[in-house]
RNA sequence: CCACCUUUAGCUCAAUGGUAGAGCGCUCCGCUUAUAUCGGAGUGGUUCCUGGUUCGAGUCCAGGAAGGUGGA
Numbered sequence: 001c002c003a004c005c006u007u008u009a010g011c012u013c014a015a016u017g018g019u020a021g022a023g024c025g026c027u028c029c030g031c032u033u034a035u036a037u038c039g040g041a042g043u044g045g046u047u048c049c050u051g052g053u054u055c056g057a058g059u060c061c062a063g064g065a066a067g068g069u070g071g072a
Stems, first nucleotide, its partner, number of pairs: 001071007010024004018055001025043006048064005
């Protein structure tokens, strides 16, 4: 320098262009002599950034950033 992949909740990951979700975590309650386990309830987001297309963008397009793989 070139090509490709990834970026969404504290963590790991989903989400056909049509209300952003799950598990774990965290908080509270129950249970227990107590802790853990277990059960119930709650808690969470400027979807990496800036623009564009669209009635509508996490998703499509362009540029940029960070990380990774391969090539020269």